[in-house]
Molecule: Bacterial large signal recognition particle RNA
Organism: Candidatus Bipolaricaulota bacterium
């Protein structure tokens, strides 16, 4: 060294998450690596960085270290601000009230706006009138019995003469009630093209008259106040993504060193 038989051991790794902590099962990456059975209010274990049982297979194959290189996670910093919470200090857009007249508008030498004087609106009082309503005056109606007169028949007293009460009928009446009139009286008002007095005259119409440009505030600007919070604005949190940096790190390339059993035969 080289057949051949075994036996140790191999039969993927790595990040996240889970966990006291490790290995799995989940999730991802590498990328080719035997199959089955177990496992999330989870197996199975405690320093061994080793899932556990079984099946095949490969077999001293294999593996340990270290450097480049970089898929891929992960944690800080730094940008970013989507999505919600909130304020009303900003006072912008909005909503409401007053201010102001700069720009429009309207109005105004056919006289704006203001002054004096009156009348008229208004508020009260008187007279006349009108109307109502009472009271007057007149018609008509107006009582089964408790209203009158006259009272047929009938009723009652009486021996008779004669007397009495009284229904209906008939004539009227009282109250009420239904109409007429305005002579007289008395009483009321959102009463009046009626007279007259007074009272207030701020506003409002209007007439004479002075004076002579201006006034109004409809819409935009501007000022102030007070609201409302859908939005801007501000706060706070803060996903997306971005940009650097750090621990880890598959697969790939490199290095040099170290392990590399055991039996037989050549």
């Nucleotide at each position: 060294c080289u057949g051949u038989g075994c036996u140790a051991g191999g039969u993927g790794g790595g990040g996240g998450g889970c966990u006291a902590g490790c290995g799995g099962u989940c999730c991802c990456c590498u990328g080719a690596a035997u199959c089955c059975a177990c496992a999330a209010c989870c197996c199975g274990c405690u320093c061994g960085a080793a899932g556990u049982g079984g099946a095949g297979c490969c077999g001293a194959a294999c593996g340990a270290u270290c450097u480049c290189c970089c898929c891929g996670a992960g944690g800080g910093u730094g940008g970013g601000g989507a999505a919600g919470a909130g304020g009303g200090u900003c006072u912008g857009c909005c909503u409401u009230g007053g201010g102001a007249a700069a720009g429009c508008g309207g109005u105004g030498a056919u006289g704006a706006g203001g002054g004096u004087c009156g009348a008229g609106c208004u508020c009260u009082c008187u007279a006349c009138g009108g109307c109502g309503c009472a009271u007057g005056u007149u018609g008509g109606u107006g009582a089964a019995c408790c209203c009158c007169g006259u009272c047929a028949g009938g009723c009652c007293c009486g021996g008779a003469a004669g007397g009495g009460a009284g229904c209906a009928g008939c004539g009227g009446u009282a109250a009420g009630c239904c109409g007429a009139c305005c002579u007289c009286u008395g009483u009321g008002g959102g009463u009046g093209u009626u007279a007259g007095g007074g009272a207030a005259u701020u506003c409002c119409u209007u007439g004479a008259c002075c004076u002579g440009a201006g006034c109004u505030g409809g819409c935009u600007c501007c000022c102030c106040a007070a609201g409302a919070a859908g939005c801007g604005c501000c706060u706070c949190c803060g996903a997306a993504c971005c940009a650097g940096u750090u621990u880890c790190a598959a697969a790939g390339a490199g290095a040099c060193u170290c392990u590399c059993g055991c039996a037989c035969a050549g």